[in-house]
RNA sequence: CUCUUAUGUAGAGCAGGUGGAGGGACGAUCCCUAUGAUACCCGGCAACCUGUUUCGGUCAGACGUUGACUGAUUCAAGGUGCUAAUUCUCUCGCGCAGGAUGCGUGGCAGAUAAGAG
Numbered sequence: 001c002u003c004u005u006a007u008g009u010a011g012a013g014c015a016g017g018u019g020g021a022g023g024g025a026c027g028a029u030c031c032c033u034a035u036g037a038u039a040c041c042c043g044g045c046a047a048c049c050u051g052u053u054u055c056g057g058u059c060a061g062a063c064g065u066u067g068a069c070u071g072a073u074u075c076a077a078g079g080u081g082c083u084a085a086u087u088c089u090c091u092c093g094c095g096c097a098g099g100a101u102g103c104g105u106g107g108c109a110g111a112u113a114a115g116a117g
Base pairs, nucleotide, nucleotide: 001117002116003115004114005113006112007111013042016041017040018039022032023031024030027090028089043083044082045081048079049078050077051075054072055071056070057069058068059067060066087109092106093105094104095103096102097101
């Protein structure tokens, strides 16, 4: 970098520190920001993977308080991630209602994790 699978209306300092002008992936007529953004440090949240706790299941077995796999559960130690707005919304299709448009739904794109190449 490409592919596959899963997840996205919940949660996390609107007086923590450094620093000082941009930021929300891309575009926007929509937003955040000197009442200090982005970023870094600290703190926090979550529970995808590893691991931990507890209760089961299946199989094996040398019959021991055994092993392997597995369902649920728990913790938050390790690997990541996240910490404005539903992935903030819209940009394509469909349905319903309909003046601009609104609602619902699917897709595209993007994000994260795990796996594969």